[in-house]
FMN riboswitch aptamer (RFN element) from Rhodalgimonas zhirmunskyi, 179 nucleotides, folded computationally. The model forms 100% of the base pairs in the Rfam consensus. Model confidence (mean pLDDT): 77 of 100. It was read from a public genome assembly, where an Rfam model found it.

């Protein structure tokens, strides 16, 4: 410095102005925002060489090598959703016990609501082009576009309110075993 185990900490922004209307940050017009890793010809900076300028410290050009920084719509991933699996709880069925019952008892019966586990468990999981420059860009630069989970709302939500003081992609420290 790499790999490993552990403990911690950390780990999402954004409705501002008008219209309409009993109501709307939900609709209309104009505005605003963009998790994480990866890639990247831009951007900065160091180093080391060289060229040029300078009286000269030094300035500045080109080149290898290297840190960081850099895509919402390139590749992936994350939380949501949905599958599935389990509790709880009434209701509903069947059985059964009995004379009979809406009670009760059992269901490895049903959907329904709550609340949990899972996560290589089927699937949802968004959304880009034109031009320019170059060997090479969906990533640089110019320009139009387009994207945004459930639930809830006096009205349709990426921007309000909840789940969430959750949880995670992953980012870093400390310690410790080993090579």
């Nucleotide at each position: 410095g790499c790999g490993c185990g552990u403990u911690c900490u950390c780990a999402g922004g954004g409705c501002g102005g008008g219209g309409u209307g009993a109501a709307a940050u939900u609709c209309c017009c104009c505005a605003c925002c963009g998790g994480c890793g990866g890639u990247a010809a831009g951007c900065c900076c160091c180093c080391u060489g060289u060229c040029g300028c300078u009286g000269a410290u030094g300035c500045g050009g080109c080149a290898c090598g290297g840190a960081g920084c850099a895509a919402g719509c390139c590749c992936g991933c994350g939380a949501g959703c949905g599958g599935c699996c389990c509790c709880u709880a009434a209701u509903c069925c069947a059985u059964g016990c009995g004379a009979g019952a809406u009670c009760c008892a059992u269901g490895c019966g049903a959907g329904u609501a709550g609340g949990g586990g899972u996560g290589a468990c089927a699937g949802c999981a968004g959304a880009c082009c034109c031009g320019g420059u170059g060997c090479a860009a969906u990533u640089c630069c110019g320009g139009g576009g387009c994207c945004g989970a459930c639930g809830g709302u006096c009205a349709u939500a990426g921007u309000c309110c909840g789940g969430a003081u959750g949880g995670a992609a992953g980012a870093g420290a400390a310690c410790g075993a080993u090579g």
The source organism's lineage runs through Bacteria, Pseudomonadota, Alphaproteobacteria, Roseobacteraceae and Rhodalgimonas.